The RNA shown here (c-di-GMP-I riboswitch aptamer) has 92 nucleotides.
[in-house]
């Protein structure tokens, strides 16, 4: 694509994974895939939790200069983890 069958929405997003790409990382953007979601829309400027630690601080190590380990730290990320907030559709 075509038929048939049902009856006001025949639809919407897009995990994991794969490529490519930005990043230091967490993760993010495109494709491509589908776990699964009735909000798996939006929102970190209403909050919370969770991850990452570049720089920075502090300790060691050390050839006391780099460097290397480790701990601490968001101003980084997560909205498909809760939650605020919006919206469709049915029925009473």
């Nucleotide at each position: 694509u075509u038929u048939a069958a049902u009856a006001u929405u025949u639809g919407g997003c897009a995990a994991a994974c794969u490529u490519a790409u930005u990043g230091a990382a967490a993760a993010g953007u495109a494709a491509g895939g589908a776990c699964g979601c009735a909000a798996a829309g939006c929102u970190u400027u209403a909050g919370a939790g969770u991850c990452u630690a570049a720089a920075c601080u502090u300790g060691a190590u050390u050839c006391u200069g780099c460097a290397u380990c480790a701990a601490g730290c968001a101003u980084g990320a997560c909205c498909g983890u809760c939650a605020g907030u919006u919206g469709c559709a049915a029925a009473u």
Rfam family: c-di-GMP-I riboswitch aptamer. About the family: GEMM was predicted in a large-scale screen for bacterial structured RNA regulatory elements.